Notes
Glycine riboswitch aptamer, 97 nucleotides, folded computationally. Model confidence (mean pLDDT): 76 of 100.
[in-house]
RNA sequence: GGACAGCCCUCUGGAGAGAGUGCGCCCGCCGCACCGCCGAAGAAGCAACUCCCUUUUUCGGGAGGAAACUUUCAGGCAAAAGGACAGAGGAUACGGC
Numbered sequence: 001g002g003a004c005a006g007c008c009c010u011c012u013g014g015a016g017a018g019a020g021u022g023c024g025c026c027c028g029c030c031g032c033a034c035c036g037c038c039g040a041a042g043a044a045g046c047a048a049c050u051c052c053c054u055u056u057u058u059c060g061g062g063a064g065g066a067a068a069c070u071u072u073c074a075g076g077c078a079a080a081a082g083g084a085c086a087g088a089g090g091a092u093a094c095g096g097c
Base pairs, nucleotide, nucleotide: 002097004095008090009089010088011087012086013085018035020034021033022032023031024030025028036077037076038075042073043071044070045069049064050063051062052061053060
């Protein structure tokens, strides 16, 4: 001298899918039961690949292993809220490169 991601704070944008049915009461966006559905909080699963074990080699077994993919445990299915992700600003910063 230059530039600085992520975490955190503020603002903005931000999809999907039944305001489902029945019962109960203290009548609450309550509780229980049932049916259908969604993926973008979170969570879980794994391909290449890496390592280990076994084996003459192969085969085989085990561990690790990403996502907007898969699952739908959790969450959600009017609006509001929430919301992955994206943009701007702040802070971190007497910092680190």